[in-house]
RNA sequence: UCCAUCGAGGGGCGCUGCACUCGCGCAACCGGAUCCCCGGGCGCGAUCAGGCUCGAUGGAAGCGAAACGAUGCAACGGCGCCCGUGACUG
Numbered sequence: 001u002c003c004a005u006c007g008a009g010g011g012g013c014g015c016u017g018c019a020c021u022c023g024c025g026c027a028a029c030c031g032g033a034u035c036c037c038c039g040g041g042c043g044c045g046a047u048c049a050g051g052c053u054c055g056a057u058g059g060a061a062g063c064g065a066a067a068c069g070a071u072g073c074a075a076c077g078g079c080g081c082c083c084g085u086g087a088c089u090g
Base pairs, nucleotide, nucleotide: 001060002059003058004057005056006055007054008053009052010083011082012081013080014079015078018051021046022045023044024043025042026041029040030039031038032037050076
């Protein structure tokens, strides 16, 4: 650094919808196959507002001055409504 899993970032309901995923279809184009299929791609539909960040565990790769200790501690997440929590004011 990447992958997977788990946890955390207070919660609920409704709405829209990109990506991902699933289903259906497909003229042309591209790749593969060789017996008309598979994939890319495109269209439609369904689902969809923790997909992000941080931490832990396991694995893979990389690096070689990092490791260790102490102290402290998050930042974000479309729209509407509601609940909860904290602070201030009345």
The RNA shown here (SAH (S-adenosyl-L-homocysteine) riboswitch aptamer) has 90 nucleotides and comes from Pseudoluteimonas lycopersici.
Its Rfam family is "SAH (S-adenosyl-L-homocysteine) riboswitch aptamer". A reference for the family is Wang et al. (2008), "Riboswitches that sense S-adenosylhomocysteine and activate genes involved in coenzyme recycling", Mol Cell.
RNAcentral holds the sequence, with entries from Rfam.